[in-house]
């Protein structure tokens, strides 16, 4: 320098162009002599940034940035 893939919660990851979610975690309560397990409730987002298409974009298109891999 060229190409492919990838970027969503604190972490790991889902989400068919229409309601942004799960598990783990964290907080509070119950339970216990105390803790763990378990049960209940709650908390967690500028979906990498910008622009475009669309009635509507995490999702499609373009540009930029970061990461991984391959080639040179």
């Nucleotide at each position: 320098g060229a190409g492919a893939c990838u970027g969503u919660a604190g972490c790991u990851c889902a989400a068919u162009g229409g309601g942004a979610g799960a598990g783990c975690g964290c907080u509070c309560g119950g339970u216990u002599g105390a803790a763990g397990c378990c049960c209940g409730a709650g908390u967690u987002g500028u979906u990498c940034g910008g622009a475009g298409u669309u009635c509507a974009a995490a999702u499609c298109u373009c540009c930029g940035c970061g990461g991984u891999c391959u080639c040179a």